[in-house]
RNA sequence: CUCAUCGAGACCGGCUGAGGGAAAGGCCCUUAGACGCCGGGGCAACCGUCGGAUAUCCGACAUGGUGCCAACUCCUGCGGCCCAAAGCGCGACAGCUAUGGCCGAUAGAUGAG
Numbered sequence: 001c002u003c004a005u006c007g008a009g010a011c012c013g014g015c016u017g018a019g020g021g022a023a024a025g026g027c028c029c030u031u032a033g034a035c036g037c038c039g040g041g042g043c044a045a046c047c048g049u050c051g052g053a054u055a056u057c058c059g060a061c062a063u064g065g066u067g068c069c070a071a072c073u074c075c076u077g078c079g080g081c082c083c084a085a086a087g088c089g090c091g092a093c094a095g096c097u098a099u100g101g102c103c104g105a106u107a108g109a110u111g112a113g
Stems, first nucleotide, its partner, number of pairs: 001113006011040005019029003024076003041069003046065002048061005073107001078104005086097003
């Protein structure tokens, strides 16, 4: 750099001792011990193996290579669309506004090349 995926899933022990969740804002986790390291266990099925179909699809497996095991990639930031309770507005409508919803982009993570 390219392609694929990202709302599912999966925790114990030991060591250590104050930070951590990528930056910012939020919100959370944490001395009832976080983060990290080590050991064991587990999840998953990208690579892999096997079978079938066949234009890149489906199924099975888990001995191997990665990955992962708080919260949707914890949420948001940029763009588009929808709705307008409440607020503004109006004589009343219309109209305006996201703290709501959906999609996408960017960024990031993981795998394969």

RNAcentral holds the sequence, with entries from MGnify. This is a predicted structure of a 113-nucleotide RNA (SAM riboswitch aptamer (S box leader)) from a soil metagenome. The prediction has a mean pLDDT of 85.